[in-house]
Molecule: Bacterial RNase P class A
Organism: Candidatus Nephrothrix sp. EaCA
RNA sequence: UGCGCAAGUCGUCUUAUCGCUCCGAGCAAUCGGAGAGGAAAGUCCGGGCAACACAGAGCAUCGUACUUCCUAACAGGAAGGGUCAGGAAACUGAUACAGACAGUGCCACAGAAAAUAGACUACCUCAAAGCAAUUUGAGGAAAAGGUGAAAAGGCGGGGUAAGAGCCCACCGCUCCCAAAGCAAUGCGGGAGGCACGGCAAACCUUACGAGUUGAAAGGCCAAAUAGGUUCCGGAGGGUUGCUCGCCCGUGGAUAAUAUCCGUCGGAAUUGGGUAGGCUGCUAGACUUUGCUUGUGAAAGCAAAGCCAGAUAAAUGAUAGGAGUUCCCGUAAAAAAGGAAUACAGAACCCGGCUUACAGGCUUGCUUUUUGA
Numbered sequence: 001u002g003c004g005c006a007a008g009u010c011g012u013c014u015u016a017u018c019g020c021u022c023c024g025a026g027c028a029a030u031c032g033g034a035g036a037g038g039a040a041a042g043u044c045c046g047g048g049c050a051a052c053a054c055a056g057a058g059c060a061u062c063g064u065a066c067u068u069c070c071u072a073a074c075a076g077g078a079a080g081g082g083u084c085a086g087g088a089a090a091c092u093g094a095u096a097c098a099g100a101c102a103g104u105g106c107c108a109c110a111g112a113a114a115a116u117a118g119a120c121u122a123c124c125u126c127a128a129a130g131c132a133a134u135u136u137g138a139g140g141a142a143a144a145g146g147u148g149a150a151a152a153g154g155c156g157g158g159g160u161a162a163g164a165g166c167c168c169a170c171c172g173c174u175c176c177c178a179a180a181g182c183a184a185u186g187c188g189g190g191a192g193g194c195a196c197g198g199c200a201a202a203c204c205u206u207a208c209g210a211g212u213u214g215a216a217a218g219g220c221c222a223a224a225u226a227g228g229u230u231c232c233g234g235a236g237g238g239u240u241g242c243u244c245g246c247c248c249g250u251g252g253a254u255a256a257u258a259u260c261c262g263u264c265g266g267a268a269u270u271g272g273g274u275a276g277g278c279u280g281c282u283a284g285a286c287u288u289u290g291c292u293u294g295u296g297a298a299a300g301c302a303a304a305g306c307c308a309g310a311u312a313a314a315u316g317a318u319a320g321g322a323g324u325u326c327c328c329g330u331a332a333a334a335a336a337g338g339a340a341u342a343c344a345g346a347a348c349c350c351g352g353c354u355u356a357c358a359g360g361c362u363u364g365c366u367u368u369u370u371g372a
Base pairs, nucleotide, nucleotide: 002367004365005364006363007362008361009360010359012322013321014320015319016318017317018316020035021034022033023032024031025030037343041354042353044352045351046350047349048348049214050213051212052211061210062209063208064207065206066080067079068078069077070076081097082095083094084093085092086091098205099204103203104202105199106198107197120145121144123140124139125138126137127136128135129134153171154170156168157167158166172194173192174191175190176189177188180185218279219278220277221276227270228269229268230267231266232265233264236248237247238246239245249263250262251261252260253259254258286305287304288303289302290301291300292299293298323341324340325339326338327337
C1' cells in the first nucleotide's frame, strides 16, 4: 500500500410540478404547519397498560441454572470468577458453568474385556511330555503390546518368581483448615494410598420463577330491520314459544243461514345490539445538550424541546441538478461518457436479543507486494 474479515458509526442532498394523511386558521375558495427506521423486520425474551380469573397449600406443566451489580423487568447488559483451547509469557478466544455414592437408563464400531472389570499376544511359578527347542494343563499377574472417544490415577525408584499404591518421592485427586475477597472463588497449609469411568443438549433430582388472553384488549355512542310499551285512527281479537290450522268477529261477491275472497296503519318512547362511528392513540421507564457519580452497565441534576398517528391502511409519483463509489478515459491527472446508489415500510407503547444492509469513515486482525 492493496485485499479480506470483525466491531463501532453515518447511512444521500436539492429544485419544480402533480398528489396523499393529520393538525390549525377561514363562511368558503384557500392558506400555513407536521409527516418512517437503525433496524419500523423476525415476533424470540422481558415489562407497562387492559379485561377476565384468583382462600391457603400441594401436584402437574413450562422456563431458568458460577458470582455480584445494572434495571420497571428479563433468558438482556456490565464487571469479575472457574473450566477448556492457543501462547514461552503477557494475554487472547470460547463457555446451557447445579447434581452421575437419590433412582432408572445408555456407552455404536473395534476389542479378550466397557463398570460386579478384564487374560488375546507377551511375562512368571508349578506339574506332565520331550535329549532339546518347545508343547499341554493348573495357577499368578493389569507392569509391556494391541483395540477404542474412553481400559479403572500419571511418572520415577524400591520391591517381587513375575507383578501390582504393595511401599516411597513428585504431580494429580478427595477431605479439612484457611490469608484475601460483598460473593463466585481462593494465596497457602495439613491429612488420606486413592475411595464404584463417561453421558443430565437421556429420563430424572435440587433450587428459584411463572394465572390466562392481547389493541381484533377494553370503554362509549349508535342507523336500518325485527321486538316491547303507550297514544291516535281503525275492525279486528283469541288459542300456540312460532307458523299453519281452528274458534269468535268484521268487509265484499252471489238469490242464499251455504260457499268464495279479504281483514291493520301512523306517531312517540324503550331494552339489547348489527353495520358504522368515537375513544383507547401517542407527553413518554421521551428526545437533545451539558455537568456530576461510578472500572462499567447505568444513575442523578440542570436547561431546552414536542417529534407520524393511518385503518385496507397516508408518508408518494414524474422531470432536472448536485454528491459518493466503480468502469472507461490519461504517461499521470482533469474533462466528457456509462453504470450503481443498499436493507427495508410505523399499526397500543417501551427495554433488549437476533437477522438484513450499496457505499463512506474510525479501530483491530489475517494475508500480499514494494522499500528500509